[in-house]
RNA sequence: GCGCCCGUAGCUCAGGCGGAUAGAGCGAGGGACUCCUAAGCCCUAGGUCGGCCGUUCGAAUCGGCCCGGGCGCA
Numbered sequence: 001g002c003g004c005c006c007g008u009a010g011c012u013c014a015g016g017c018g019g020a021u022a023g024a025g026c027g028a029g030g031g032a033c034u035c036c037u038a039a040g041c042c043c044u045a046g047g048u049c050g051g052c053c054g055u056u057c058g059a060a061u062c063g064g065c066c067c068g069g070g071c072g073c074a
Base pairs, nucleotide, nucleotide: 001073002072003071004070005069006068007067010026011025012024013023019057028044029043030042031041050066051065052064053063054062
């Protein structure tokens, strides 16, 4: 330099063939229970979906460029 894959909650990831309030587990906070704690149970908060531009009535999803990470080739 070229090609491919990945980037979504504090962490690990789903969703990604356009539309419904953007999700799960773990973690965090609270509640109830208990003599107390743990486990289990209930509730809650937490996201500019890497950035910008474009396409579209509508973009996490499609296209372009850039940034970061990984792999391969040279």
A computed fold for a 74-nucleotide RNA from a Candidatus Omnitrophota bacterium, annotated as transfer RNA. Lineage of the source: Bacteria > Pseudomonadati > Candidatus Omnitrophota. Its Rfam family is "tRNA". Rfam describes the family as follows. Transfer RNA (tRNA) molecules are approximately 80 nucleotides in length. By type it is a transfer RNA.